[in-house]
RNA sequence: CGACCAUCCCGAGCGGCCGAGAGAUCUGGCUCCGUGACGCCGCAGCAACCCGCGGGACCGGCAGUGCGCCGGCCCGCCAGGUGCUACCGCCAGAUUCGAUGGAAA
Numbered sequence: 001c002g003a004c005c006a007u008c009c010c011g012a013g014c015g016g017c018c019g020a021g022a023g024a025u026c027u028g029g030c031u032c033c034g035u036g037a038c039g040c041c042g043c044a045g046c047a048a049c050c051c052g053c054g055g056g057a058c059c060g061g062c063a064g065u066g067c068g069c070c071g072g073c074c075c076g077c078c079a080g081g082u083g084c085u086a087c088c089g090c091c092a093g094a095u096u097c098g099a100u101g102g103a104a105a
Stems, first nucleotide, its partner, number of pairs: 004102005013043005021032003025094005044085003048082003052077005058072005089097001
């Protein structure tokens, strides 16, 4: 970088800098924004996936007469790795398009 799998309902702000647009692209809307948005930095927070841990009366497999092991799924803890912290991915259409995570190659 490409492909694959999964998710995008909910959740979570303060300060400093910058200085005009921003919400993935286009179109039509709608919202935010000099009372400083977007972006960057610091701290804090949230908990989507992974790591670690605990539980399950559930499902499957392996053994086996033990009541165990492995995997799946579910619930919870933690906040280490990413990520995220306006609006249903803001809404609709054009696209199966965008973003995030994961494991292997």
A computed fold for a 105-nucleotide RNA from Citricoccus sp. SGAir0253, annotated as SAM riboswitch aptamer (S box leader).
RNAcentral holds the sequence, with entries from Rfam.
Rfam family: SAM riboswitch aptamer (S box leader). Rfam describes the family as follows. The SAM riboswitch is found upstream of a number of genes which code for proteins involved in methionine or cysteine biosynthesis in Gram-positive bacteria.
The prediction has a mean pLDDT of 82.